[in-house]
Context: one part of a larger RNA
RNA sequence: UGACGGGGACCCGCACAAGCAGUGGAGUAUGUGGUUUAAUUCGAAGCUACGCGAAGAACCUUACCAGGGUUUGACAUCCUACUAACGAAGCAGAAAUGCAUAAGGUGCCCUUCGGGGAAAGUAGAGACAGGUGGUGCAUGGUUGUCGUCAGCUCGUGUCGUGAGAUGUUGGGUUAAGUCCCGCAACGAGCGCAACCCUUAUCGUUAGUUGCCAGCACUUAAGGUGGGCACUCUAGUGAGACUGCCGAUGAUAAAUCGGAGGAAGGUGGGGAUGACGUCAAAUCAUCAUGCCCCUUAUAUCCUGGGCUACACACGUACUACAAUGGCCGUUAACAGAGGGCAGCAAUCCCGCAAGGAGGAGCAAAUCCCUAAACGCGGCCCCAGUUCAGAUUGCAGGCUGCAACUCGCCUGCAUGAAGUAGGAAUUGCUAGUAAUCGCAAAUCAGAAUGUUGCGGUGAAUACGUUCCCGGGUCUUGCACU
Numbered sequence: 001u002g003a004c005g006g007g008g009a010c011c012c013g014c015a016c017a018a019g020c021a022g023u024g025g026a027g028u029a030u031g032u033g034g035u036u037u038a039a040u041u042c043g044a045a046g047c048u049a050c051g052c053g054a055a056g057a058a059c060c061u062u063a064c065c066a067g068g069g070u071u072u073g074a075c076a077u078c079c080u081a082c083u084a085a086c087g088a089a090g091c092a093g094a095a096a097u098g099c100a101u102a103a104g105g106u107g108c109c110c111u112u113c114g115g116g117g118a119a120a121g122u123a124g125a126g127a128c129a130g131g132u133g134g135u136g137c138a139u140g141g142u143u144g145u146c147g148u149c150a151g152c153u154c155g156u157g158u159c160g161u162g163a164g165a166u167g168u169u170g171g172g173u174u175a176a177g178u179c180c181c182g183c184a185a186c187g188a189g190c191g192c193a194a195c196c197c198u199u200a201u202c203g204u205u206a207g208u209u210g211c212c213a214g215c216a217c218u219u220a221a222g223g224u225g226g227g228c229a230c231u232c233u234a235g236u237g238a239g240a241c242u243g244c245c246g247a248u249g250a251u252a253a254a255u256c257g258g259a260g261g262a263a264g265g266u267g268g269g270g271a272u273g274a275c276g277u278c279a280a281a282u283c284a285u286c287a288u289g290c291c292c293c294u295u296a297u298a299u300c301c302u303g304g305g306c307u308a309c310a311c312a313c314g315u316a317c318u319a320c321a322a323u324g325g326c327c328g329u330u331a332a333c334a335g336a337g338g339g340c341a342g343c344a345a346u347c348c349c350g351c352a353a354g355g356a357g358g359a360g361c362a363a364a365u366c367c368c369u370a371a372a373c374g375c376g377g378c379c380c381c382a383g384u385u386c387a388g389a390u391u392g393c394a395g396g397c398u399g400c401a402a403c404u405c406g407c408c409u410g411c412a413u414g415a416a417g418u419a420g421g422a423a424u425u426g427c428u429a430g431u432a433a434u435c436g437c438a439a440a441u442c443a444g445a446a447u448g449u450u451g452c453g454g455u456g457a458a459u460a461c462g463u464u465c466c467c468g469g470g471u472c473u474u475g476c477a478c479u
Stems, first nucleotide, its partner, number of pairs: 002478001004475002007473007015463002019427005026318008034309002042053002064304007073128001077127002079124005086104001090099003108117003130293002133291003139287002141282003144278001146276001151190006157166003170181003196270004201238007210228003215225003241264001244258005320420001324379005337368003342361002348355002386417001391412007433455007
């Protein structure tokens, strides 16, 4: 100087408190441990691993296992020789592959028409290829975390023998080392803030694919004429700065209240992550040193496995019901996003999943029905008209192929579960809770993830305590 203290002072944070909804009990989904296995590929491990890498394991993926093959190799460059390349059916085989290669076919560039070159294939030789093999404690790059916490430093000067100190401490104030005042300091840098995107208001420009106030027509639908007012779209501007007023304050910074305003004191949200910490994570994204394998630790194929199952844990979904379930009628009301090997309407068939068909749309034009909610009826507190696991049968879709091991539909079956012990999590407003919709990945396969909107609360006295953090100070047997 730091680190630490069941030392002190001050301050902050859904940290506690006040509330709301959960988890922990049940069933299922999913990840992990363990066990099992020929293999159950590998990694991730308190917070910061465990719906994590994986934005999607039937084959492929795939790295694992068994078996069958290849050995200059699936992939790259170089050499020699030969041949144009290509090319259907057939036979053996699980396939890889092997046998067989018919008809056709003589291609491209240059040419002195003799040929040469390029590209490709086969055979051979070796230099080499190849490795998801090891080491993240040899590394780059990238990432998590403390933490969007307010800190971390430097130059010159001054003080100290020196390590160092000062500045950065003090009095106020702030979300903030934010600003003001004071001061042996004066300045500066990385952070904070601002600049960026989005959202909330208005003006202006523009008016199709969007819109329809007034006018007209009609098949009653903004459908048509017409219009660009309005909504909207997307360019460009305005607007918020403690700017104004009052009080408090040290006459300061600032705080409190008020006015005007769509918005008020960082307006809401996002992006943005200082010096560093954890020899944190990743050699399996990629790159890479060294080590290791080289008829195998390389490579091709078929089948299996990653999906096992006494059990334990994490994260979710669905429930246990009447603020509900079922049926019907309808009557509603979004936003965002996607669409050509695609999205697909009307109509027809099917109880349904779906099938047939194919208008329109490379899309402000066409397609993708919002659901909770409201109205009417039934249920009458039961293991039920709750709940839906499990199982049987019959089907549908994708795909060479759904047995291991996909999703969906119909009929039947109808398990546990009656609000969850100790403990523990999230959340302060358009938030929690609740309701649906979409997208990425993707042939198919979400209760996951990432977005989008609908409905829409309760509570916060306060900082004694728990947890984490910041500043100053003190002790110290650590550095």